Overview: RNAcentral holds the full RNA, with entries from SILVA. Predicted 3D model of a 547-nucleotide part of an RNA (small-subunit ribosomal RNA, 5' domain) from a metagenome.
[in-house]
Context: one part of a larger RNA
């Protein structure tokens, strides 16, 4: 001198970007952070609309019952998400991160992917009902019903076990081909239709588009294993190790292997082994460099989800808002038993020098589901608060001299504060008011119009190209235009020397100062106060920390 997630003293005008629990990985009130799809399914609440009846009334009407239609709510079944997105940095010194380099294997969803299929049956169960038990929290029986839910059976373009044959390779194998040979499959939904058949009609069967489903292989993509380098201090830790290091078998995983087991050999490692500290990286920071320090915020990877174990579903978890056992902890209880899990966004005690709003909005980007429209999303965009940091801009501008007053200093002559102010004449940024006022918005949808595809078809349905209708939280913001008037807008530290900047009063080794030498003990340019002056400026000064 240069940084900083910074703090703390004095001070404070605007705008724009970025940023903000670095400690107790201590505790948590509350509220919302993952849902979708009715174009799998049954069933169906309000409420419309409508027909019979029944009682009251003279009627109008009120009411009660019950049928049809239309509606679709809060729930179940079922799928597809929920492993993704968000947080954090306890743990880990290598089952971890960087680079490089391989495989023994696996990969839902994608691809208008490609090929072949999509037959033919059965028994259930939740919902709703109804009985029970319980304070709840849940539970239990019994009757009933459906699916793309479940379960045989069929076929098997294939794919797999198994025999066996060819090429190739130095092998492990690698690549074809045979076979009366094993094992392995499925769901349907929803538009449209001319003829024909079936039905009293609705429809159905046929046809035909679109989503689906199943059995193969490729591609992508993801993550799973394997080796080699690199990666912090410590020898006041010098020897560690018995599933240890290798073989043979066999189990076990999607796969290779002590991954795990029985036998067998005895043998493997050397800054190990043990202890401290720490997630790693790209980056950051300083420095001419080499290097030295760091790893917040954004990216990548990993590791964790009140602590400890576990395993279940799954195509993927040993699963933050799943699921069981343990334990600590709060909470309800009727005393028998029962909920909980912010290191998601806000927030709320605590400890701390010290870190915001219980905001808004799904409109943009993206994620999930869904034909789709949409729904849903504290991911995200957006506001809010804080001089935390950067960066921009402002507080006037020109004139103006008997150098006024007034302060301070004087050798009492003056001198400085000083063109500073008064004055005089402009200007109009930034706030202030008023009035106009965006961009981010194009998909998508519905109606239509033309063209192409698909089809037997002028229907449907996909595309393509136009025409109308429409969608914004920020935000009445940015941004513009006018009003009006110098009006609202400057502070901090320092002045012995190092180091730019000096006099006067007070105080007298007291008070006090202070980065280091060092000032004060009666003339103090070092201490307090004032005038001046000198540095930076919305800041400035001090700590702290790195270089």
């Nucleotide at each position: 001198g240069a940084a900083c997630g910074a703090a703390c003293g004095c001070u404070g005008g605007c705008g724009g970007c970025g940023u903000g629990g670095a400690u107790u990985a201590g505790g948590c009130a509350u509220g919302c952070a993952a849902g979708u799809c009715g174009a799998g399914c049954g069933a169906g609440a309000a409420c419309c609309c409508u027909g019979g009846u029944g009682u009251a009334g003279c009627a109008a009407u009120a009411u009660g019952u019950u049928g049809g239609g239309g509606g679709g709510a809060a729930a179940g079944c079922g799928g597809c998400g929920a492993a993704c997105g968000g947080g954090u940095g306890a743990g880990u010194a290598a089952u971890a991160u960087a680079u490089g380099g391989g495989c023994a294997a696996c990969c839902u969803a994608c691809c208008c992917a490609u090929g072949a299929g999509u037959u033919g049956g059965g028994g259930a169960u939740a919902g709703c009902c109804u009985c029970c038990c319980g304070a709840a929290a849940g539970g239990g029986g019994g009757a009933u019903u459906a699916a793309u839910a479940c379960c045989g059976g069929a076929u098997a373009c294939g794919g797999u076990c198994g025999u066996u044959c060819c090429g190739c390779g130095c092998a492990u194998g690698c690549g074809g081909g045979a076979c009366u040979a094993u094992c392995c499959a499925a769901a349907g939904g929803u538009g449209g239709g001319g003829a024909u058949c079936c039905g009293a009609a609705a429809g159905g069967a046929c046809c035909u588009g679109c989503c689906g489903c199943u059995c193969a292989c490729a591609g992508a993509u993801g993550g799973g294993c394997c080796c080699a380098u690199a990666u912090c201090c410590u020898a006041u830790c010098a020897g560690c190790u018995u599933g240890u290091u290798g073989g043979u078998g066999a189990g076990g995983u999607a796969a290779c292997g002590g991954c795990u087991c029985a036998c067998c050999a005895a043998g493997g490692c050397u800054u190990a082994c043990g202890g401290g500290u720490a997630g790693c990286u790209g980056g950051u920071c300083u420095g001419a460099g080499a290097g030295g320090a760091u790893g917040g915020u954004c990216a990548g990877c990993c590791a964790c989800a009140c602590u400890g174990g576990g395993a279940c579903u799954g195509a993927g978890a040993c699963a933050c808002u799943g699921c069981c056992c343990a334990g600590a902890c709060u909470c309800c209880u009727a005393c028998g038993g029962g909920a909980g899990g912010c290191u998601g966004c806000a927030g709320u005690c605590g400890a701390g020098g010290a870190u915001c709003u219980u905001g808004g909005a799904c409109a943009a980007u993206g994620c999930g589901c869904g034909a789709a429209a949409g729904c849903g999303u504290g991911a995200u965009c957006c506001a809010g608060c804080g001089a935390c940091g950067c960066c921009g801009c402002g507080u006037g501008c020109a004139g103006g001299a008997u150098g006024a007053a007034g302060g301070c200093c004087u050798u009492c002559g003056g001198g400085u504060c000083g063109u500073a102010a008064a004055c005089u004449g402009c200007u109009g940024u930034c706030g202030u008011g008023u009035g106009g006022g965006a961009a981010c918005a194009a998909u998508g949808g519905c109606u239509u119009g033309c063209c192409c595809g698909u089809u037997a078809a002028c229907a449907u349905c996909g595309g393509g190209c136009g025409a109308g209708c429409g969608u914004g939280a920020u935000a009445g913001u940015a941004c513009c235009a006018c009003a009006g008037g110098a009006g609202g807008a400057a502070g901090c530290c320092a002045c012995g020397g190092c180091u730019a900047a000096c006099u006067c009063u007070g105080u007298g080794c007291c008070a006090g100062c202070a980065g280091c030498c060092g000032c004060g003990g009666u003339a103090a340019u070092u201490c307090a106060g004032a005038g001046g002056u000198g540095g930076c400026u919305a800041g400035c000064g001090u700590u702290g920390u790195u270089c």